Predicted 3D model of a 418-nucleotide RNA (Bacterial RNase P class A) from an Anaerolineales bacterium.
The RNAcentral record of the sequence draws on ENA.
Model confidence (mean pLDDT): 75 of 100.
It matches the Rfam family "Bacterial RNase P class A". Gene Ontology terms of the family: tRNA processing, ribonuclease P activity and dimeric ribonuclease P complex.
Lineage of the source: Bacteria > Bacillati > Chloroflexota > Anaerolineae > Anaerolineales.
[in-house]
C1' cells in the first nucleotide's frame, strides 16, 4: 500500500421548552404545589447453563432419572474462562473439536450403490482345481495273477509312442477377496517366498497398534528403544459400560397487614288482649330493652323487640396495600502476585427500581452519513435522514442470537520503494 487475523471500545455532544417515574427536605393537607437529586444496555433479548436468596422435602445406602468427560489452573459455581496436549483446517496469523471407552462386556445401525456394509461374512466378472479323457502299440530290478521256474500275460501302476476327441464357451462341485467393478467405507502398504491359482499364510522393509523399558513434563502427553503379526470398518449428539456431578420448586418465591362474603360464639320478653282481614298479615292496647329531653321520678319522644331477622365479638383469608426491592461474589484507579484467567491490598465512588408498568416529545446549533452545486481541489453553500439491533421488572457469573456506522492495538501474507 492490498489482502487478511485476534483482541479492546464506542454506540453522538452541547443548549432551550413542555411532559413522566422515583427520591430528598419544605409548604399545604389526604392528595396536591414548587424546588433541588436521579431515571435503560451492550446485549436489557433467548431463558440455555451456573450460583446467590427464599420455602419445601431431607438417617444412611441403593436404584431410577438427569447431565458432564484430554489435562493442570481459576471460580460461589457452571456446559464458562485461562494456559496448555492431542486431531483436523489454512501460506501464515489463526481457526474448530461433547476429545472416556468400539484393539474386544453385550446389543443396534451403516442411505443409495454393489456378490458382500460385519465375528467362524459375502463369490457378479475374473482366476485356479475337479467332474474331464478315450483307443491301440511299446516297456519295468513295479505290483497282481499263472507257470514246465526259465519265464509268460500289460490285468492295475508308471513311463513311453501313434491316432482319435478336446482345449474356446457353456454347466455341475468346490478353492480364492490377490484383480476388476460398487461405495463415505470392503478388511495395512511395497516387494518377495508360497500356492492350482491365491491370501500376514509366511519373509523383509514401511506404516499403525497393543504391551515393556529408558528420558523430558504436575499432567494431558511427547521423544528413543525393544517386543507382539496384533493389522476384522465405522457410529457411542444409538442403546450400553465407566468415572464425576446432580433433593424439588421458584420473587406470582417467601413474609405482614387486611375490606366484603362463608363459618364460630354471645345478646334479648313477649301475651292466653281487641279490632279489620283478599288469612298474607295490618292497626291498636299492655309488657319489655335501649337512646334522647330532664337533677331526679313520674311524664313525653325515638328505635327495636313474637328472632332464617339485628348488634357485638371471632375468623380462615379473597380483593387490596406493604414488604421482600435493590450496597452488590458492586464500580473506577494505584500498588502487589500470577505466562494467563483470576487473586490480594489500599484509596475513591453509589450508578433506575416502576407495578401495566417512568425513562418521552419537541426547538436550536454541532459532529458523523447521505445528495446536489460550487470550487482556488485545501474546501464552501444548500437540501435530507435524525439514524443499527434493541429496552430493565429478585439479583449475579456466562453462554449464544441481533446490531448501521466507525476507533484502536498486535500480527499474518503478498507488492513496491529506500
Nucleotide at each position: 500500500c492490498a489482502a487478511g487475523c485476534u483482541g479492546g471500545c464506542c454506540a453522538g455532544g452541547c443548549g432551550g421548552u413542555c411532559g413522566c417515574g422515583c427520591c430528598c427536605g419544605g409548604c399545604a393537607u389526604c392528595u396536591g404545589c414548587a424546588g433541588g437529586g436521579u431515571g435503560a444496555g451492550g446485549a436489557a433479548a433467548g431463558u440455555c447453563c451456573g450460583g446467590g436468596c427464599u420455602c419445601c422435602a431431607c438417617a444412611g445406602g441403593g436404584u431410577a432419572c438427569g447431565g458432564u468427560g484430554c489435562u493442570g489452573g481459576g471460580u460461589a459455581a457452571c456446559a464458562c474462562c485461562c494456559a496448555g496436549g492431542c486431531a483436523g483446517g489454512g501460506u501464515g496469523a489463526c481457526c474448530u473439536g461433547a476429545c472416556g471407552g468400539a484393539a474386544g462386556a453385550g446389543g443396534g445401525c451403516c442411505a443409495c450403490a454393489g456378490a458382500a456394509a460385519a465375528g467362524c461374512a459375502a463369490a457378479c466378472a475374473g482366476c485356479c482345481u475337479g467332474g474331464a479323457g478315450g483307443c491301440g502299440g511299446g516297456u519295468a530290478u513295479g505290483a497282481c495273477g499263472g507257470u514246465u521256474c526259465g519265464c509268460c500275460g500289460c490285468u492295475c501302476u508308471g513311463c513311453u509312442c501313434g491316432c482319435c476327441a478336446g482345449u474356446c464357451a457353456a454347466c455341475c462341485a468346490g478353492g480364492u477377496g490377490a484383480u476388476g467393478g460398487u461405495g463415505a467405507a470392503a478388511a495395512g502398504g511395497u516387494g518377495g517366498u508360497g500356492u492350482a491359482a491365491g491370501a500376514g499364510a509366511c519373509c523383509a522393509c514401511c506404516g499403525g497398534c497393543g504391551c515393556c523399558c529408558g528420558c523430558g513434563g504436575c499432567g494431558a502427553c511427547g521423544c528413543g528403544g525393544g517386543u507382539g503379526g496384533c493389522c476384522a470398518g465405522g457410529c457411542a449428539a444409538c442403546c450400553c459400560c465407566c468415572a464425576c456431578c446432580g433433593g424439588g420448586a421458584g420473587c406470582a418465591a417467601g413474609g405482614c397487614c387486611a375490606a366484603g362474603c362463608a363459618g364460630g360464639g354471645a345478646c334479648a320478653a313477649g301475651g292466653u288482649c281487641c279490632g279489620c282481614u283478599u288469612c298474607g298479615g295490618c292497626g291498636g292496647c299492655c309488657g319489655c330493652g335501649g337512646g334522647g329531653c330532664g337533677g331526679c321520678c313520674c311524664g313525653c319522644u325515638c328505635c327495636g323487640c313474637c328472632a332464617c331477622a339485628g348488634u357485638c365479638c371471632u375468623g380462615g383469608g379473597u380483593a387490596g396495600g406493604c414488604u421482600g426491592c435493590u450496597a452488590g461474589a458492586g464500580g473506577c484507579g494505584a500498588c502487589g502476585g500470577g505466562u494467563a484467567a483470576c487473586c490480594g491490598c489500599c484509596g475513591c465512588c453509589c450508578c433506575a427500581g416502576a407495578u401495566a408498568g417512568a425513562u418521552g416529545a419537541u426547538c436550536g446549533c454541532u459532529a458523523c452519513c447521505c445528495c446536489a452545486a460550487c470550487u482556488c481541489c485545501g474546501g464552501u453553500u444548500g437540501g435530507g435522514a435524525g439514524c443499527a439491533c434493541a429496552g430493565a421488572a429478585c439479583c449475579c457469573g456466562g453462554c449464544u442470537u441481533a446490531u448501521c456506522g466507525g476507533c484502536u492495538a498486535g500480527c499474518u501474507u503478498g507488492a513496491g520503494c529506500g